[in-house]
RNA sequence: CCCGACAAAGGCAAACUGGUCGUGAGGCCAGGACGCAAAGCCAAGGACCACUUUCAUGUGGUAGCCGGGCUGCCGAAG
Numbered sequence: 001c002c003c004g005a006c007a008a009a010g011g012c013a014a015a016c017u018g019g020u021c022g023u024g025a026g027g028c029c030a031g032g033a034c035g036c037a038a039a040g041c042c043a044a045g046g047a048c049c050a051c052u053u054u055c056a057u058g059u060g061g062u063a064g065c066c067g068g069g070c071u072g073c074c075g076a077a078g
Stems, first nucleotide, its partner, number of pairs: 002078001003075002011036002016031006034064001040070003045066002047062005
């Protein structure tokens, strides 16, 4: 480094509910845990979603859809 344990310590938090912002997808805060070894960050690749009467070589959203980039905790076996 690869790898990822019925290990230890800690971390994140789906659905749903309340609040709030947004036309919307959806974001943020709180509750809540389905899950996660990058479920940390990146929307210059793909995919999906929303908006409009500029329908596209547009604008926006999802990083917990896939791939990729950057960074990173712990340490058994192999």
The RNA shown here (c-di-GMP-I-GGC riboswitch aptamer) has 78 nucleotides and comes from Bremerella alba. Its Rfam family is "c-di-GMP-I-GGC riboswitch aptamer". The literature on the family includes a 2009 paper in Nat Struct Mol Biol by Smith et al., "Structural basis of ligand binding by a c-di-GMP riboswitch". RNAcentral holds the sequence, with entries from Rfam. NCBI's taxonomy places the organism under Bacteria, Planctomycetota, Planctomycetia, Pirellulaceae, Bremerella.